Predicted 3D model of a 351-nucleotide part of an RNA (small-subunit ribosomal RNA, central domain) from an uncultured delta proteobacterium. Its mean pLDDT, the model's own confidence on a scale to 100, is 85. It matches the Rfam family "Bacterial small subunit ribosomal RNA".
[in-house]
Context: one part of a larger RNA
RNA sequence: CUGGGCGUAAAGCGGGUGUAGGCGGCCUGUUAAGUCAGAUGUGAAAGCCCACGGCUCAACCGUGGAAGUGCAUCUGAAACUGGCAGGCUUGAGUACCGGAGAGGGAAGUGGAAUUCCUGGUGUAGGGGUGAAAUCCGUAGAUAUCAGGAGGAACACCGGUGGCGAAGGCGACUUCCUGGACGGAUACUGACGCUGAGACCCGAAAGCGUGGGGAGCAAACAGGAUUAGAUACCCUGGUAGUCCAGGAAGCGCCGUAAACGAUGGGCACUAGGUGGGGUAUCAACCCCUCCUGUGCCGUAGCUAACGCAUUAAGUGCCCCGCCUGGGGAGUACGGCCGCAAGGUUGAAACUC
Numbered sequence: 001c002u003g004g005g006c007g008u009a010a011a012g013c014g015g016g017u018g019u020a021g022g023c024g025g026c027c028u029g030u031u032a033a034g035u036c037a038g039a040u041g042u043g044a045a046a047g048c049c050c051a052c053g054g055c056u057c058a059a060c061c062g063u064g065g066a067a068g069u070g071c072a073u074c075u076g077a078a079a080c081u082g083g084c085a086g087g088c089u090u091g092a093g094u095a096c097c098g099g100a101g102a103g104g105g106a107a108g109u110g111g112a113a114u115u116c117c118u119g120g121u122g123u124a125g126g127g128g129u130g131a132a133a134u135c136c137g138u139a140g141a142u143a144u145c146a147g148g149a150g151g152a153a154c155a156c157c158g159g160u161g162g163c164g165a166a167g168g169c170g171a172c173u174u175c176c177u178g179g180a181c182g183g184a185u186a187c188u189g190a191c192g193c194u195g196a197g198a199c200c201c202g203a204a205a206g207c208g209u210g211g212g213g214a215g216c217a218a219a220c221a222g223g224a225u226u227a228g229a230u231a232c233c234c235u236g237g238u239a240g241u242c243c244a245g246g247a248a249g250c251g252c253c254g255u256a257a258a259c260g261a262u263g264g265g266c267a268c269u270a271g272g273u274g275g276g277g278u279a280u281c282a283a284c285c286c287c288u289c290c291u292g293u294g295c296c297g298u299a300g301c302u303a304a305c306g307c308a309u310u311a312a313g314u315g316c317c318c319c320g321c322c323u324g325g326g327g328a329g330u331a332c333g334g335c336c337g338c339a340a341g342g343u344u345g346a347a348a349c350u351c
Stems, first nucleotide, its partner, number of pairs: 003323004007305002012319001014201004021194003025088007033081002035077008049065006091191001092188004096183003103177007110154001115149007125136002162169002206252002209244003215241002220236004263318006271296004276291002279288001300307002324351003333344004
């Protein structure tokens, strides 16, 4: 390579938009590139295969045949694929009505709590732990009441509830804005699926500049524990955690157990049950359908565990990836980055 695979054994890119490419609904006509049939030419000889023959046999050799799966040209076929032309509406999309939602961005507002400051009451303790100590407190702490400041996060509602492509999103109000879904018609007429590159988004930590800093808290210091204790426990505590505004435009990094460890799309294959949204007549109930979200389970699949209309079942299309363990996600080189580092990614050697 062929092949076989990718939930847990090696293997689904963290996610999206989309270029090239690959693949692509129903009907009619046409074409004849692919496809198929026939003919002709060619496909050297030797060899391989078959038949017959020559060396006493065989190896070897001779003669003839077949094969040479291919290529070219000509003639023909027209179902399928492709091209061209025309049409269609079921795929896809647009318009209309409607409700749901922590979807995104900006501005403003609110209450509880912690901390700090000021004042009142009040007196000897408080705090902390398995037990203690460091620590705070007669310069009046802890407790309690009133007032003030400031930052961060939004209890209850809250839910195998909702929204988002993923990361993720949770107080309230206003403004701007994306998507999905349901219902009826009308319209466009295959406009579709996937997607190498590319571009964009991307938790936390980290980095640059400037702000902010209540609580928490790497590092660090002290107290304990211990044989030791560079830890677990305690008292402190710095980065960081928060913000990025302004007039018109811009921070960087790009990783993760980025997980459903399960790429996307379409079709098909028993059901039962829960909760969210919606329609049919107006509420409730019943029934039906669609959408998303859970549980159980049939056929089937699986090494088993398990999956099972939200497939890991049955098929088709497209992309990514795997190919024994270690060395190693390392070295070297390239690209990216301020750096940290990221990405691409070996070999010797060894089992």